[in-house]
Formats: sequence, C1' cells, structure tokens
RNA sequence: GAGCCGUUAGCUCAGUUGGCAGAGCAGCGGGCUUUUAACCCGACGGUCUCCGGUUCAAUCCCGGAACGGCUCA
Repeated sequence: GAGCCGUUAGCUCAGUUGGCAGAGCAGCGGGCUUUUAACCCGACGGUCUCCGGUUCAAUCCCGGAACGGCUCA
C1' cells in the first nucleotide's frame, strides 16, 4: 500500500427485507436464609464509533474517516 471482517448497555453478544433497541453476566434494590453463597423478583443502565448523503423516517441503505483483527504485497 491492497482486500476482507468487526465497532450496539460497565463486559460478552443478539437484533431489525428501514418504522419508538434486546438478552446474559456484572453492579443496585428486595425476597428466601441464623449469615454468606446459590436461587427467585424488580428497577436502572444506550449520542447503536464519527462525519456526510438517500428517505416522511437510518443501528439497518450509500460515501468518507477512525480504531481493532485477519490475509496479501
């Protein structure tokens, strides 16, 4: 330098042929228990990496950039 893949909650990851974004774990509150753990219940937690474009509407489609990974040179 070229190609491909990834970027969504604190962490690991789903997701939607475009229509108000989810799970598990962690943390928090409660129940159970003599207590802890385990188990059960609940609530909280998001600029969907960034900038533009298309669209009535973009996490999703298009262009560019950043970061990370793999391959090639």
Transfer RNA from a Sandaracinaceae bacterium, 73 nucleotides, folded computationally. It matches the Rfam family "tRNA". Rfam links the family to the GO term triplet codon-amino acid adaptor activity. The sequence is in RNAcentral, with records from ENA.